[in-house]
């Protein structure tokens, strides 16, 4: 160099046919225990890699760039 796929809370993944983004874990707080761990309730974190387009509306479709991974030469 060319192709493909991934990129979404601190991690690990979801998200249909575009229609205001969830889940378990991990944190916090509270409950329960003599304590801890486990359970059982409850809060908090994320504008979706980064820029542009289209569209009433984009995590979703288009276009360029960055990172990762396979794979061809």
């Nucleotide at each position: 160099g060319c192709u493909g796929c991934u990129g979404u809370g601190g991690c690990u993944c979801a998200g249909u046919c575009g229609g205001u983004a969830g889940a378990g874990c991990a944190g916090c707080u509270g409950a329960u225990u003599c304590g801890u761990a486990a359970u059982c309730a409850g809060c908090a974190g994320g504008u979706c890699g980064g820029g542009g387009g289209u569209u009433c509306a984009a995590g979703u479709c288009c276009c360029c760039c960055c990172a990762g991974c396979a794979g061809c030469u």